Guanidine-I riboswitch aptamer from Lentibacillus populi, 93 nucleotides, folded computationally.
It matches the Rfam family "Guanidine-I riboswitch aptamer". About the family: This family represents a conserved RNA structure found upstream of the ykkC and yxkD genes in Bacillus subtilis and related genes in other bacteria. The function of this family is unclear although it has been suggested that it may function to switch on efflux pumps and detoxification systems in response to harmful environmental molecules.
RNA sequence: AUAACAGUUUUCUAGGGUUCCACAAUGUAAAUUGGACUGGUCCGAGAGAAAACGCACGGAACGUGUACACGGAGGGAUAAAAGCCCGGGAGGA
Numbered sequence: 001a002u003a004a005c006a007g008u009u010u011u012c013u014a015g016g017g018u019u020c021c022a023c024a025a026u027g028u029a030a031a032u033u034g035g036a037c038u039g040g041u042c043c044g045a046g047a048g049a050a051a052a053c054g055c056a057c058g059g060a061a062c063g064u065g066u067a068c069a070c071g072g073a074g075g076g077a078u079a080a081a082a083g084c085c086c087g088g089g090a091g092g093a
Stems, first nucleotide, its partner, number of pairs: 007053006015043002020040002023034004054066005068088001070091001074086003
C1' cells in the first nucleotide's frame, strides 16, 4: 500500500423523539396548542445485554467455540428524532 472475512432473528436496555394515549394550558363544548410534558404506545444499537437458530470442531446425546471493534461532518426514512439507515462508510489506529 492492497484485498478478504468478521452469521441471522427475536426480546430488552442505553438512547430518541411526538403520530396516538396520558398530562398541562385555552375553550360551554367540539377542539386547538404544548416534548424547554416525568410517562404508556412508538423508534432503537456493528462497536450494549439476553435468548433462539445457524456455522465450525468433536461418533451421538450433547459439549466447546463463534474473537476484536476508535470514529466525524454530512445526507436519508418515518409523525419526529436518535448509538435507526447510508455505515464495521470517510478518516484514524
Of the family's consensus pairs, 100% are formed in the model.